[in-house]
RNA sequence: GACAGAUAAUGGCAAACCUUUCGAAAGGGAGGGGCGCAAAGCCAAGGGUCUAAGGUUCCAAAGGGAACUAUGAUUGCCAGGCCGCCUAA
Numbered sequence: 001g002a003c004a005g006a007u008a009a010u011g012g013c014a015a016a017c018c019u020u021u022c023g024a025a026a027g028g029g030a031g032g033g034g035c036g037c038a039a040a041g042c043c044a045a046g047g048g049u050c051u052a053a054g055g056u057u058c059c060a061a062a063g064g065g066a067a068c069u070a071u072g073a074u075u076g077c078c079a080g081g082c083c084g085c086c087u088a089a
Base pairs, nucleotide, nucleotide: 004087005086012037013036017032018031019030020029021028022027035076041082042081043080046078047077048074049073050072054069055068056067057066058065059064
C1' cells in the first nucleotide's frame, strides 16, 4: 500500500413510532426516538420499486369514474461513479 475486517479505539449516521411542518400523493424538512449501518458520506444520467398533480385515451346525461403516463420520490432495494476514519486476526 492492496484486499479484508473485529464483542477494539475515536467519533458518525439514524428504521419503526410520536409531534410539527411542506407536498396532490409517494415522500421530504425539523424535534424526540433507536431498529440497524464500515460508507446508512455524496451523485436519481443504469435497473427496480412507490406515487399520478398535470397530460392522453376511454366511460358517464351530469356530478364523476377508469386505464396509461414522471417531469415527482426512494441510494436504509441493487449496480455504477467520486471521496473518506480506524487496524486485531
Molecule: c-di-GMP-I riboswitch aptamer
Organism: Syntrophomonadaceae bacterium